Background: FMN riboswitch aptamer (RFN element) from a mouse gut metagenome, 108 nucleotides, folded computationally. Its Rfam family is "FMN riboswitch aptamer (RFN element)". Gene Ontology term of the family: FMN binding.
RNA sequence: CUUUGGGGCGAGGUGUAAUUCCUCACCGGUGGUAUAGCCCACGACCAUUGCUUGCAAUGCUGAAUAGGUGCAAUUCCUAUGCCGACAGUAUAGUCUGGAUGAGAAAAG
Repeated sequence: CUUUGGGGCGAGGUGUAAUUCCUCACCGGUGGUAUAGCCCACGACCAUUGCUUGCAAUGCUGAAUAGGUGCAAUUCCUAUGCCGACAGUAUAGUCUGGAUGAGAAAAG
């Protein structure tokens, strides 16, 4: 310098109205480490401040237990759980929007 770089609402119920509520369903960025959404770290979102107005600094930042195997696993196997920015809309991890954006990082 170039390229790549986030997945997921299907069925039924209530209702004037819900992919937002209820029952079941479905999804899991990047690096580290015995293979990880919930161990550590990072990114994104959001907040404040500064200024050269899109950058910098600072802050904020969700969630797991038990048993088994093993030299080693909160990562594998079994079981049962839990979590998910902001704005919009009948209350949203899954719809629409900022975003044909940004970016940890990976490859060449």